[in-house]
C1' cells in the first nucleotide's frame, strides 16, 4: 500500500434568533355532568439504527368457566440461553474457499411416486459396440452359448487401484483403501471422535414429493377493549321454542362443559359517529463488581428520555468538526518521468429515511468515516 471477510459503532457539535407542540404550576371564561376554550408567565421534554417490511415470537386486552380427541398447521444435528421464538451463542457432521470466513442439518433397508430426452438398460433396473467358446462357412460372414474388465448414451449405470485366476472375464480369489452392517474398548452431558476385530463384497437420486417419526401449537387483535355524554322508532315482519333444552359460545369436526325460555335465530328500517382512558415506569437505559469460552445471568448505584390524533418535533445565521475537490507549498520521503507531502488560501457536500399500545428478534435501504479479523506486495 492494495484486495478481501464477517461484525460493532459514529453518520453532526455549539451558540443565537424566529417559530410549532406535549406535561407540570398560576390565571380567566363556558358548562347541570363528561368536559372544552382563551391567554400570559416560569420549568422541564420532543422521532431511529433502521421508526421501513408486517416475516417471527411474547406482553395487553376481549371470547370465557375453557377439559379432550381428531383432522391440520409450525418446527426438525447437539447443549445452552431466553417471558417466548423458526432468534442469538457454542459445537458435532457434511461441502466450498489459501484464509478470515459461508452455505446446509430426522428418516431413502417401512410403503408409494417421479427422475423429461439419449441410452441395451434408470433400482434390487442390463447386452448397443466389443471379446471368447462351439457349430456352419458362399471367406468373412451366421446361429447358438458365455461376459461385463474395454467402449458408447446420460446429470447420474450393480465400489477404486493393482495382482492372480480365466477359455474371454467378473470380489471368482487375495492386498490396500471407501462405503455399509455389527463387537469390544475409549474420550464427551450430548451430537459424535479415536483404536482394535468380524462380515458380506457393496440395492443411485429426489422427502422445499406424498409419507414415516419426534416435539409442539385456542382465537380475534390498540380499528384490542373500558367508561361517559347524546340521540333515535328498544319500530316492522317472519321462524322455531319453553326445562324431555330450540338456540349460542373468536380457526374446523366431534365428546364434555357453560349460557339458556318475557329466550334464541333470520330480515327490513332508524338513531349515534362527541368526549376521556387505553398512551408510555418498561421482560428499560447507563456505569461498576461478580459468574460464564460466549449468547446471558445475577448484585449495587445513577436516571426517567415524545405521547401526537388530519396527525407538532422546523427555519436562519455564525463557528467547529468530517468528506469530496483547486491551488501553493516547508522539513522531507520515494520507484526520480515526476509523484507524494503538514499547514495555508478558496469552491462544494451530507447517505437511507419520519413515530402512531409496547418489547424481543429477523429482512431490506444506506454518501461517507472509525474499530477488530484475513492474505498478498514493499520498506524498517
Nucleotide at each position: 500500500g492494495a484486495a478481501g471477510c464477517a461484525a460493532a459503532u459514529c453518520g453532526a457539535a455549539u451558540g443565537a434568533u424566529c417559530g410549532c407542540u406535549g406535561g407540570c404550576a398560576c390565571g380567566a371564561g363556558c358548562g347541570g355532568c363528561a368536559g372544552c376554550u382563551c391567554a400570559g408567565u416560569g420549568c422541564g421534554g420532543g422521532a431511529g439504527g433502521a421508526a421501513a417490511g408486517u416475516c417471527c415470537g411474547a406482553g395487553c386486552u376481549c371470547c370465557a368457566u375453557a377439559g379432550g380427541g381428531c383432522a391440520g398447521g409450525a418446527c426438525g444435528c447437539u447443549g445452552g440461553u431466553u417471558a417466548a421464538c423458526a432468534g442469538c451463542c457454542a459445537g458435532c457432521g457434511a461441502g466450498g474457499g489459501u484464509g478470515a470466513c459461508c452455505u446446509c442439518g430426522g428418516g431413502a433397508a417401512a410403503g408409494u411416486g417421479c427422475c423429461a430426452c439419449a441410452g441395451a438398460a434408470a433400482a434390487a433396473a442390463a447386452a448397443c459396440c466389443g471379446c471368447c467358446u462351439c457349430g456352419c462357412u458362399u471367406c468373412u460372414g451366421c446361429u447358438a452359448g458365455g461376459u461385463a474388465a474395454g467402449g458408447g448414451u446420460g446429470a447420474a449405470a450393480c465400489g477404486g487401484u493393482g495382482a492372480g485366476g480365466u477359455a474371454a472375464g467378473a470380489g471368482c480369489u487375495c492386498a490396500c483403501c471407501a462405503g455399509c452392517u455389527u463387537c469390544g474398548g475409549u474420550g464427551g452431558u450430548g451430537a459424535c471422535g479415536c483404536c482394535g476385530g468380524a462380515g458380506g463384497c457393496u440395492a443411485g437420486g429426489u422427502a422445499a414429493a406424498c409419507c414415516c417419526c419426534g416435539u409442539u401449537c385456542g382465537g380475534a387483535g390498540c380499528a384490542a377493549g373500558a367508561c361517559c355524554a347524546a340521540a333515535u322508532a328498544g319500530a316492522g315482519g317472519g321462524g322455531u321454542g319453553c326445562u324431555u333444552g330450540a338456540g349460542g359460545g373468536u380457526g374446523g369436526c366431534c365428546c364434555g362443559c357453560c349460557c339458556g325460555a318475557a329466550a334464541c335465530c333470520c330480515c327490513u328500517g332508524g338513531g349515534u359517529a362527541g368526549g376521556u382512558c387505553g398512551c408510555u415506569u418498561g421482560a428499560g437505559a447507563a456505569g461498576c463488581c461478580g459468574g460464564g469460552u460466549a449468547a446471558c445471568c445475577g448484585g449495587u448505584u445513577u436516571c426517567c428520555u415524545a405521547g401526537a390524533u388530519g396527525a407538532a418535533u422546523g427555519a436562519u445565521c455564525a463557528u467547529u468538526g468530517c468528506c469530496c475537490u483547486g491551488c501553493u507549498u516547508a522539513u522531507g520521503g520515494c520507484a526520480u518521468g515526476g509523484c507524494c507531502g503538514a499547514a495555508g488560501c478558496g469552491g462544494g457536500g451530507a447517505a437511507c429515511a419520519g413515530a402512531a399500545c409496547u418489547c424481543g428478534g429477523c429482512u431490506u435501504a444506506c454518501a461517507g468515516g472509525u474499530u477488530u479479523c484475513u492474505u498478498c506486495c514493499u520498506g524498517a